[in-house]
RNA sequence: CCAUUAUAAGGGCAAACCUACCUAAAGGUAGGGGCGCAAAGCCACGGACCUAAGGUAAACAUUCUAUGGCAGCCGGGUUGCUGGA
Numbered sequence: 001c002c003a004u005u006a007u008a009a010g011g012g013c014a015a016a017c018c019u020a021c022c023u024a025a026a027g028g029u030a031g032g033g034g035c036g037c038a039a040a041g042c043c044a045c046g047g048a049c050c051u052a053a054g055g056u057a058a059a060c061a062u063u064c065u066a067u068g069g070c071a072g073c074c075g076g077g078u079u080g081c082u083g084g085a
Stems, first nucleotide, its partner, number of pairs: 001084002012037002017032006035072001041078003045075003049069002054065002057062001
């Protein structure tokens, strides 16, 4: 400097599900678990998606709304192990 394409080693992360706790919910945290992952490290900046406490409208049925989430949906930013030249 390049690529995330191939191989190897040391390792790393951890879906569903179960338990406990937090939350209005979505979801999160910890332990177990292991579907997968080369950024499945970090950042909600754009879009998608989830939720709707509060607020909005209403036939009081329900509707809309993020200031709440999601980085393991897709982009973007940023850091980086190993490898190659």